[in-house]
RNA sequence: CUGGGUGUAGCUCAGCUUGGAAGAGCGCCGGUUUCGGGUACCGGAGGUCGGAGGUUCAAACCCUCUCACCCAGA
Numbered sequence: 001c002u003g004g005g006u007g008u009a010g011c012u013c014a015g016c017u018u019g020g021a022a023g024a025g026c027g028c029c030g031g032u033u034u035c036g037g038g039u040a041c042c043g044g045a046g047g048u049c050g051g052a053g054g055u056u057c058a059a060a061c062c063c064u065c066u067c068a069c070c071c072a073g074a
Stems, first nucleotide, its partner, number of pairs: 001073007010026004020057001028044005050066005
């Protein structure tokens, strides 16, 4: 330099194919249970979907540019 992959909650990842309400598990907070803790059950908080622009009535999803990391080639 060229091509490809990954980026979504504190962590690990779905959701992208086929645009239409942002989710799960763990963790965190509160409650019940317990002498207390753990377990179990119930409830809750937590997101500019890496960034910017564009297309569209509508974008995590499509297009362009760009950043970080990884792989391959030169």